[in-house]
RNA sequence: UCCCCGGUAGCUCAGCGGUAGAGCGCCCGCCUGUUAAGCGGUAGGUCGAUGGUUCGAAUCCAUCCCGGGGAGCCA
Numbered sequence: 001u002c003c004c005c006g007g008u009a010g011c012u013c014a015g016c017g018g019u020a021g022a023g024c025g026c027c028c029g030c031c032u033g034u035u036a037a038g039c040g041g042u043a044g045g046u047c048g049a050u051g052g053u054u055c056g057a058a059u060c061c062a063u064c065c066c067g068g069g070g071a072g073c074c075a
Base pairs, nucleotide, nucleotide: 001071002070003069004068005067006066007065010024011023012022013021018055027041028040029039030038048064049063050062051061052060
């Protein structure tokens, strides 16, 4: 250099055109003599960046950045 996969909440991931969710964690409450466990609830994300298409983009297109894998080059 080329090809493939991935980047979404603090973490692990889902969502593949109709405007973003789950589990765990944090916080609050219930329960308990207390903690843990269990149960209920709240908060938390301009979806890697910039453009484009569209009435509407996390989702489609282009370029770039980051991570992983493969090939090539290295005489």
Molecule: transfer RNA
Organism: Candidatus Saccharimonadota bacterium